[in-house]
RNA sequence: AGGAACAAAAGGUAAACUAGCCGAAAGGCUGGGACACAAAGCUACAGAUCUAAGGUUCUUUUUAUAAGAAGACUAUGAUGGCUGAGCUGCUUCG
Repeated sequence: AGGAACAAAAGGUAAACUAGCCGAAAGGCUGGGACACAAAGCUACAGAUCUAAGGUUCUUUUUAUAAGAAGACUAUGAUGGCUGAGCUGCUUCG
């Protein structure tokens, strides 16, 4: 340097839930809180999943056109504690 990871030591992060704030929502931030985690550190590159404001000469339906209601599809939004990948880091062993 690369590889491996039981145990030990020093530490680290923080699920669910919750108070406040942001957001259309998914979800995020701050505080509390600990289910877990050897990268649960960082990065939305690939896949997967979540949401649907907006959009769709779409479907159904109410009503007199228009307009409304319900649905379907859709990411430019989100998830790094979904998987892979890239970069970086502590300890020990060899």
Predicted 3D model of a 94-nucleotide RNA (c-di-GMP-I riboswitch aptamer) from Domibacillus sp. PGB-M46. Lineage of the source: Bacteria > Bacillati > Bacillota > Bacilli > Domibacillus. It was read from a public genome assembly, where an Rfam model found it. Its Rfam family is "c-di-GMP-I riboswitch aptamer". Rfam's curators write: GEMM was predicted in a large-scale screen for bacterial structured RNA regulatory elements. Gene Ontology term of the family: cyclic-di-GMP binding. The coordinates come from a structure-prediction model, not an experiment, and the mean pLDDT is 81.